[in-house]
Predicted 3D model of a 73-nucleotide RNA (transfer RNA) from a Chloroflexota bacterium. Model confidence (mean pLDDT): 81 of 100. The source organism's lineage runs through Bacteria, Bacillati and Chloroflexota. The sequence is in RNAcentral, with records from ENA and MGnify.
RNA sequence: GCCACCAUAGCUCAGUUGGUAGAGCGAGCGCUUCGUAAGCGUUAGGUCGUCGGUUCGAUUCCGACUGGUGGCU
Numbered sequence: 001g002c003c004a005c006c007a008u009a010g011c012u013c014a015g016u017u018g019g020u021a022g023a024g025c026g027a028g029c030g031c032u033u034c035g036u037a038a039g040c041g042u043u044a045g046g047u048c049g050u051c052g053g054u055u056c057g058a059u060u061c062c063g064a065c066u067g068g069u070g071g072c073u
Stems, first nucleotide, its partner, number of pairs: 001072007010025004019056001027043005049065005
């Protein structure tokens, strides 16, 4: 320098052939216990990397950029 892939909750990751986003772990609260742990229930937590385009409508489609990973030279 070229090519490909990835970017979604504090962390690891799903997701929707375009219609107001979820799980596990973690956190708070509650139940249980003499108490702790474990277990169970519940709640909060996200401008879906940034900027544009298409569209009635974009996390999803298109482009650019930023960052990361891998490959080639």